[in-house]
Context: one part of a larger RNA
RNA sequence: UGACGGGGACCCGCACAAGCGGUGGAGUAUGUGGCUUAAUUCGAUGCAACGCGAAGAACCUUACCUGGGCUUGACAUGCAUUUCUAAGGCGGUGAAAGCCGUCGACUGGAGCAAUCCAGAACUUGCACAGGUGCUGCAUGGCUGUCGUCAGCUCGUGUCGUGAGAUGUUGGGUUAAGUCCCGCAACGAGCGCAACCCCUGUGUCCUUUUGCCAGCGAGUAAUGUCGGGAACUAUGGACAGACUGCCUAGUUCAACUAGGAGGAAGGUGGGGAUGACGUCAAGUCCGUAUGGCCCUUACGCCCAGGGCUGCACACGUACUACAAUGCCCGGUACAAUUUGAACCGAUACCGCGAGGUGGAGGAAAUCUAUAAAACCGGGCUCAGUUCAGAUUGGAGGCUGCAAUUCGCCUCCAUGAAGCUGGAAUCGCUAGUAACGGCGCAUCAGCUACGGCGCCGUGAAUACGUUCCCGGGUCUUGUACA
Numbered sequence: 001u002g003a004c005g006g007g008g009a010c011c012c013g014c015a016c017a018a019g020c021g022g023u024g025g026a027g028u029a030u031g032u033g034g035c036u037u038a039a040u041u042c043g044a045u046g047c048a049a050c051g052c053g054a055a056g057a058a059c060c061u062u063a064c065c066u067g068g069g070c071u072u073g074a075c076a077u078g079c080a081u082u083u084c085u086a087a088g089g090c091g092g093u094g095a096a097a098g099c100c101g102u103c104g105a106c107u108g109g110a111g112c113a114a115u116c117c118a119g120a121a122c123u124u125g126c127a128c129a130g131g132u133g134c135u136g137c138a139u140g141g142c143u144g145u146c147g148u149c150a151g152c153u154c155g156u157g158u159c160g161u162g163a164g165a166u167g168u169u170g171g172g173u174u175a176a177g178u179c180c181c182g183c184a185a186c187g188a189g190c191g192c193a194a195c196c197c198c199u200g201u202g203u204c205c206u207u208u209u210g211c212c213a214g215c216g217a218g219u220a221a222u223g224u225c226g227g228g229a230a231c232u233a234u235g236g237a238c239a240g241a242c243u244g245c246c247u248a249g250u251u252c253a254a255c256u257a258g259g260a261g262g263a264a265g266g267u268g269g270g271g272a273u274g275a276c277g278u279c280a281a282g283u284c285c286g287u288a289u290g291g292c293c294c295u296u297a298c299g300c301c302c303a304g305g306g307c308u309g310c311a312c313a314c315g316u317a318c319u320a321c322a323a324u325g326c327c328c329g330g331u332a333c334a335a336u337u338u339g340a341a342c343c344g345a346u347a348c349c350g351c352g353a354g355g356u357g358g359a360g361g362a363a364a365u366c367u368a369u370a371a372a373a374c375c376g377g378g379c380u381c382a383g384u385u386c387a388g389a390u391u392g393g394a395g396g397c398u399g400c401a402a403u404u405c406g407c408c409u410c411c412a413u414g415a416a417g418c419u420g421g422a423a424u425c426g427c428u429a430g431u432a433a434c435g436g437c438g439c440a441u442c443a444g445c446u447a448c449g450g451c452g453c454c455g456u457g458a459a460u461a462c463g464u465u466c467c468c469g470g471g472u473c474u475u476g477u478a479c480a
Stems, first nucleotide, its partner, number of pairs: 001480002003477003007474007015464002019427005026319008034310002042053002064305007073128001077127004083121001088103006106119005130294002133292003139288001141283003144279001146277001151190006157166003170181003196271004201239005207233001211228002215226003242265001245259005321420001325379006337368001339366001342361002347356003386417001391412007433456007
């Protein structure tokens, strides 16, 4: 100087407390461990691994296993060499790959032509290719984490023999090393904040594919038509918030508390943004890359299997256990956003999944039913008109192909489960909780996952003694 303390002082955080909803019990989905296996590919392992890499494992993917094949190779460049064969077609063998046989061209230049040269292609040979093989403890790059915590440093000066100190400590204050005052310090840098994006209010411009207040026309009905530019909205510019104003407190400093006006008030709300560093943290299987290793195989191609196995254990979710509910009928209101090998309306067929068909749409034009809510009826506390696992049967869709191993529908079946021990998680407002909708990946889908969008919409916070994590100062130390 740090680090540590079941030392001290001060401060902060959904850290506790106050509340709301869960997990831990059940069934299922999914990941992991374990076990099994020819293989169950590899990585991730306290927080910070475990719906993680994987924004899609039937084949492919695929890296694993078994078997069948290839050896200058599936791919790149160069040198030499052989020729008529290359692209492609046909035949045999085969599970395919492969192997064997057969047919089958050209470009440029010189030249009347034969032919020659160069190229492309092929054969053979050599350099080499190739490796998701090892090492993340050789690395780059990227990422997680402490933590959006308020810290981390430097120049000059001063102090100290020196390591170092000072500044950065102190008194206030702040979300903040934020600002003020003081001070052997004076300044500066990386962070904080602001500048950026979205959202909340207004003004102006913009009026089509969007809108329809007033005027007119028309329909069974609809902004449908004439028209309008008010309103909503689209997307551009500007204004607006700065403790600016008032009161009180204060060192009359920073600032704090209250008030006015205002759509918004003291960082308005949200996002992006992650200092010096820590964990030899993670990744050689994204890519790059040193070294080591393989080279008729640890490379490459193919078929089938496996990654989906199942006494069990854990994590994360979904669905429930019901009456604030379930079922039936009626009826209302969104936003994000998608669409061409695509989205697909009206109509018809089917109980349904779906099928036929193809209006319109490269889209503010066409397409995609919001659901919970609300109204009416039934059920009356039961393993039930709760719950839906499992199994049998019949179908639909995608795809070369659903047996291992897809999703969906209908009929039948109707398991556990009556609110969950110890323990443990999230959340402070348009948040939690509940409800649906969209997108990426994608032929299809194991999505109940992920990322977004809107609808309904709470409760509670006395407080900082305690638990956890962090910051500043100080103290002790046999630690570095």